Notes
A computed fold for a 552-nucleotide part of an RNA from Candidatus Obscuribacter sp., annotated as large-subunit ribosomal RNA, domain I. Rfam family: Bacterial large subunit ribosomal RNA. It was read from a public genome assembly.
Context: one part of a larger RNA
RNA sequence: AGCGCAUGGUGGAUACCUGGGCGCGAGCAGCCGAUGAAGGACGCAUGACACAGCGAAAUUCCACGAGGAGCCGGUCAAGGCUAAGAUCCGUGGGUGUCCGAAUGGGGCAACCCCGUCGAGUAAUGUCGACGACACCUUCCUGAAUAAAAUAGGGUUGUGUGAGGCAAGCCAGGGAACUGAAACAUCUUAGUACCUGGAAGAAAGAAAAACAAAACAGUGACUCCCUUAGUAGCGGCGAGUGAAAGGGGAAUAGCCCAAACCAUUGGGACGAAAGUCUCAACGGGGUAGCGGGACUCCAAUCUGAGAUUGGAAGAAGUUAGUUGAAGCGUAUGGAAAUGCGCACCAGAGACGGUGAUAGUCCGGUAAGCGAAAACUUCGACCACUCUAGGAGCAUCCCAAGUAGUGCGGGGCACGUGAAACCUUGCAUGAAUCAGCCGGGACCAUCCGGUAAGGCUAAGUACUGCUCGUGACCGAUAGCGUACAAGUACUGCGAAGGAAAGGUGAAAAGAACCCCGAGCAGGGGAGUGAAAUAGAAUAUGAAACCGUGUGCUU
Numbered sequence: 001a002g003c004g005c006a007u008g009g010u011g012g013a014u015a016c017c018u019g020g021g022c023g024c025g026a027g028c029a030g031c032c033g034a035u036g037a038a039g040g041a042c043g044c045a046u047g048a049c050a051c052a053g054c055g056a057a058a059u060u061c062c063a064c065g066a067g068g069a070g071c072c073g074g075u076c077a078a079g080g081c082u083a084a085g086a087u088c089c090g091u092g093g094g095u096g097u098c099c100g101a102a103u104g105g106g107g108c109a110a111c112c113c114c115g116u117c118g119a120g121u122a123a124u125g126u127c128g129a130c131g132a133c134a135c136c137u138u139c140c141u142g143a144a145u146a147a148a149a150u151a152g153g154g155u156u157g158u159g160u161g162a163g164g165c166a167a168g169c170c171a172g173g174g175a176a177c178u179g180a181a182a183c184a185u186c187u188u189a190g191u192a193c194c195u196g197g198a199a200g201a202a203a204g205a206a207a208a209a210c211a212a213a214a215c216a217g218u219g220a221c222u223c224c225c226u227u228a229g230u231a232g233c234g235g236c237g238a239g240u241g242a243a244a245g246g247g248g249a250a251u252a253g254c255c256c257a258a259a260c261c262a263u264u265g266g267g268a269c270g271a272a273a274g275u276c277u278c279a280a281c282g283g284g285g286u287a288g289c290g291g292g293a294c295u296c297c298a299a300u301c302u303g304a305g306a307u308u309g310g311a312a313g314a315a316g317u318u319a320g321u322u323g324a325a326g327c328g329u330a331u332g333g334a335a336a337u338g339c340g341c342a343c344c345a346g347a348g349a350c351g352g353u354g355a356u357a358g359u360c361c362g363g364u365a366a367g368c369g370a371a372a373a374c375u376u377c378g379a380c381c382a383c384u385c386u387a388g389g390a391g392c393a394u395c396c397c398a399a400g401u402a403g404u405g406c407g408g409g410g411c412a413c414g415u416g417a418a419a420c421c422u423u424g425c426a427u428g429a430a431u432c433a434g435c436c437g438g439g440a441c442c443a444u445c446c447g448g449u450a451a452g453g454c455u456a457a458g459u460a461c462u463g464c465u466c467g468u469g470a471c472c473g474a475u476a477g478c479g480u481a482c483a484a485g486u487a488c489u490g491c492g493a494a495g496g497a498a499a500g501g502u503g504a505a506a507a508g509a510a511c512c513c514c515g516a517g518c519a520g521g522g523g524a525g526u527g528a529a530a531u532a533g534a535a536u537a538u539g540a541a542a543c544c545g546u547g548u549g550c551u552u
């Protein structure tokens, strides 16, 4: 030195564990903000660094409830509180510095400076309230322009707005890499991203719809399954890609404009009565078997209300509470284990307890419970809406609209035979004997009634609670099981870690010794164990020793 055996160090793999995470389901909830939000800065404790909590009334204050023995966050010391009911928990209220939409003015956020009124002081300091802008509203003023009007100025107000918000939603804009094995139409994709807006959902929605083809049928919208990777579209390449119909979820329908009538006001004509016209408000009216106005007849009944308000009451949420039944013995550090004999069960879910517990603890099944706040339903009351028949001459039935031409866009549909929807430019109808559609277009037939508006539910997302998992188990699972969006990096936008486990219980090693030692170690002691000693459970390998055997 090599090889082997034994025994250590180092290291932190492995198995075990879980206070964390991930997915799914159900229920509930879904906006916050000038009464100052979201988010922060700085403070607040006897000692107090970070976290959590709170706000100069600062680790808290008050009231009402619940609860019943300890408490003063995670630790300790010191000192206190508590059956005159504390701590903890719930509901309501108080306080709530400074910044932040930030709003008296300014500003390099958490700072600086000011005005008015009031309180207080001899006076200053000090303290309190108010003081941004836009719009709406009230009133006062008020030009150009003689009057009037308007613009403008000021003013009133428990008036409105502003700002925030993960995802989902609607709208306005809108890529490229990529694919096509290159690339330009095409694709990626109306995606990412930007902007605006709103609500707890949003959007959509009550047929100018589908459909059928000799003449059937369906009956708003939305979502799911299917139809179907079909019919189609497509440098007919790559790719893209429906609908009707069928099966489900959930169901709900309404209001205006116009004709006509009346009132008020303005204007025109007129001597007047009045007529015509315009505007506002009210009545009327809302349809496709066309309806309504209008004229006549009849009738105040019948239904409906998500539509609006009140409300007896009921249920629930936000604290809680009752809740059955086991002992002996053996082993062991410890019994829940073994053995023996019992018991409960509307409860043998689960977790904990010194090993594996239905009967030890918390709970579980099943019940009970609210002073206060909130949610839902809601008898009943009010309120609102609602009807028939005949006639049919006349009037009305949404206009720069429908349609057309040119250029685009959207429709699964790339201009195509290209309907349909939409519209930048140019044109431009009809009023029911009307008009639109049924995929060029025409006829017949069928369906509908555009150019105004509203509308729950079923659907999307995720915060909380509960449950659950052929989900993870610390290089996994969220980036974060730990003072994690922390430390750290970057001027910044932004990037972004590592890091869990003593023991049943600290019983966390009194005392002695070595040592320069508050390092480290040896005894002693605790403990079942200290090769469980805080760098702490298990403790692999690489790597480094010690002892010993063999070989050289």
Stems, first nucleotide, its partner, number of pairs: 001551009016501002020472002022469009031164002039099003042055003046077002051073001052059001061093005070081003104113003114131006133161003136157001139154003169197005179186001183235001209218002222249005232240002253454003260283002263280007288432001290397004294391004303385003308382003313377006320368003326341005342359002344348001350362003403427008413439001434449005488495002508536001511523004